[in-house]
RNA sequence: GGGGGAAUCGGCGAUGGGGCUCGCCGUACACGUCGCGCGACGCGGCUGAUGGCUCCUACUCCACA
Numbered sequence: 001g002g003g004g005g006a007a008u009c010g011g012c013g014a015u016g017g018g019g020c021u022c023g024c025c026g027u028a029c030a031c032g033u034c035g036c037g038c039g040a041c042g043c044g045g046c047u048g049a050u051g052g053c054u055c056c057u058a059c060u061c062c063a064c065a
Stems, first nucleotide, its partner, number of pairs: 009026005016056006032046005
C1' cells in the first nucleotide's frame, strides 16, 4: 500500500417527526413518474408525508354536528 472477514459506529431507501423492523452504502448509497421541446437549471400534468408496519403533524376528499 492492497485484498478479505468480524464487531462497533455512521449515512441512505422521491416531501416532516417518533417507535419497531427489512434492505443498501460507508466516500459511497439516495434524489418518483408522464407529456411537450433539438436542448436547457425550460414549460405543463399526476401519485405519495412509510423501504414496510404503526402513531403524530401538515395537506386533500367525503359524511355528521
Molecule: Fluoride riboswitch aptamer (crcB RNA motif)
Organism: bacterium UBP12_UBA5184